[in-house]
Context: one part of a larger RNA
Molecule: small-subunit ribosomal RNA, central domain
Organism: uncultured prokaryote
RNA sequence: CUGGGCGUAAAGCGCGCGUAGGCGGUUUUGUAAGUUAGAUGUGAAAGCCCCGGGCUCAACCUGGGAACUGCAUUUAAAACUGGCUAACUAGAGUAUGGUAGAGGAGAGUGGAAUUUCAGGUGUAGCGGUGAAAUGCGUAGAUAUCUGAAGGAACACCAGUGGCGAAGGCGGCUCUCUGGACCAAUACUGACGCUGAGGUGCGAAAGCGUGGGUAGCAAACGGGAUUAGAUACCCCGGUAGUCCACGCCGUAAACGAUGUCAACUAACUGUUGGGCGGGUUUCCGCUUAGUGGUGCAGCUAACGCAAUAAGUUGACCGCCUGGGGAGUACGGCCGCAAGGUUAAAACUC
Repeated sequence: CUGGGCGUAAAGCGCGCGUAGGCGGUUUUGUAAGUUAGAUGUGAAAGCCCCGGGCUCAACCUGGGAACUGCAUUUAAAACUGGCUAACUAGAGUAUGGUAGAGGAGAGUGGAAUUUCAGGUGUAGCGGUGAAAUGCGUAGAUAUCUGAAGGAACACCAGUGGCGAAGGCGGCUCUCUGGACCAAUACUGACGCUGAGGUGCGAAAGCGUGGGUAGCAAACGGGAUUAGAUACCCCGGUAGUCCACGCCGUAAACGAUGUCAACUAACUGUUGGGCGGGUUUCCGCUUAGUGGUGCAGCUAACGCAAUAAGUUGACCGCCUGGGGAGUACGGCCGCAAGGUUAAAACUC
């Protein structure tokens, strides 16, 4: 020396699936690769270390020992790990019966509202703002009534409610389809966990081709404001927003908290199921979520606290002073925009 960390100080990949690898439940048989013990051989000498000797001492020289923590062979041991054998059911999964849900894809359909168009009534204003103006309107607007068209979004229900791995998902109906939960049995018999590479999914914006375009609205034009106003405010308005197919692959992709498993006071709300007691309401227990408070413990503090940031184990990812810089160069990917991997000089 054999490291310390990752909610907010640098640091958890945006999220799954999964290859190699790492790790892996209970009992049994035998094995002996790992492991442990003994023996033998070797581990050159010098040096280091210990005990002596010689130069007057020391450095130096010299005798003996120890050490050389290793390797090989061999003899044993069999607890643990590995491989073998036979079994088990507590992990994991399957079957049966139920339950809830904006989970996904496709098709159809409904009403409110905005806008436009046509027609009726009607007349001088409307609109907009802090105040105005641009704008619209006697070629009849605004207002109001009737009808039509078209696109987009779904008020109330609606809830720290639900579902999904994450991104995300909200009118209604149908079809196809994924997952979860609960109860009681039966079955398989460790089939498991993690996961470098890999592969798939992945908001918004953006890109390609073809559609669509009501409202909104980057850019842009105009009016104001102002010293100026490339803004905030107002009048317009094109990409875009929508659909199909194909790319892009990034976000404060956040719980700023990787996944899995076990254990560790209590109280309280709520969602889905089950059981029991009471039977209009309600109460208790249990299970899977989702919130609030809070003990121990942890934390630099804030806070976290059975949904841990507590106590532990398995595996992966990541960090190592600020700037330069998530940049340059190179590689890979992309139509491009760019993404990803990722330095150094120099400087404090």